[in-house]
Order: sequence, then C1' cells, then structure tokens
RNA sequence: UUUCAGGGCGAGGUGAAAUUCCUCACCGGCGGUGAUAGUCCGCGAGCAGCAUUAGUCUGCUGAAUCGGUGAAAUUCCGAUACCGACGGUAUAGUCCGGAUGGAAGAAA
Repeated sequence: UUUCAGGGCGAGGUGAAAUUCCUCACCGGCGGUGAUAGUCCGCGAGCAGCAUUAGUCUGCUGAAUCGGUGAAAUUCCGAUACCGACGGUAUAGUCCGGAUGGAAGAAA
C1' cells in the first nucleotide's frame, strides 16, 4: 500500500397490531491461554465525558456451573444454565436504521 474482516425467527399461541410478548427454535467478531473458549485474560464494537468538528485522550461496558478423560482443558466430552449497544416499531441478540460506515485483527 492492497484485499479481506459477524452469525441468527422456523413452528405454534394471544392480540386490532408482535420475526419485539408467551412456548419451542436459532446465532456466537479478533488475539492470547500447557488442549479447540459467546461466559477465563485482553481487544474491537457500543455508551458517556472533554473538544467548534474530526482525531487523540479519559471513563464505563454482558454472561458458567457440575461431572468425566487427560501430563495439561472455566476451551474437549456429557449434563444443566446464562448473556447479547444505540435509535425505530406492541416490549427486538435474530427485523429496519446510522452503516456503500468504522474496526480488533488476518493475508499478500
């Protein structure tokens, strides 16, 4: 410098109206870690503050236990749980929007 860099509402119920509520369902960014991680450590994203604006900087920021194997696993196997920015709309991790954006980072 160039390229790449996030997945997921299907069925039924209630209702005037819900992919938003209820029952079941489905999804899991990047780096690290004695062994493979949404739930460990860190980062990005997101939110707030400062600032004319941008950038930088500062702050905040979700969730896991038990059993098994093993030299080693909160990462594997089994079981049962839990979590998911902001704005919009019948209350949204899954729809629409900011975003044809930004970005941890990866490759050449």